[in-house]
């Protein structure tokens, strides 16, 4: 530099006009570190701002400039939750128990249905 890869998961009853969203049980877990991690530290996406860069659209005014918009990049902000106990040189990461968490619209209140998105990325292979 090219290329291919790169998110999972609700079945079962209950109540209702109406709920995979409520209520009892269930189910699921990106990417790099490290004694093997949803939860530790770190990144990535989504969202959100930028008097920064950058090509394109369109209007004014003409050396060429200067506003608008929309996108892309780069910077910033946001960005959830773990405790004991056990082995072991070493583990909030194995092993046993008990907790906890999951952006944004749409809709009878959603980690799991739809939706941006057959996108996007952190990354890992190949050449």
């Nucleotide at each position: 530099u090219c290329u291919u890869c790169a998110g999972g998961g609700c079945g079962a009853g209950g109540u209702g006009a109406a709920a995979u969203u409520c209520c009892u049980c269930a189910c699921u877990g990106g990417c790099g570190g490290u004694a093997u991690a949803g939860u530790c530290c770190g990144c990535g996406a989504c969202c959100c701002g930028u008097u920064c860069u950058g090509g394109c659209u369109g209007c004014c005014c003409g050396g060429g400039g200067g506003c608008a918009g929309a996108c892309a990049g780069g910077c910033g902000g946001c960005u959830g939750a773990u405790c004991c106990g056990g082995u072991g040189a070493a583990a909030c990461u194995c092993c046993g128990g008990g907790g906890c968490c999951a952006a944004c619209a749409g809709u009878a209140u959603a980690g799991u249905c739809u939706g941006g998105a057959u996108g996007g990325a952190a990354g890992a292979g190949g050449a």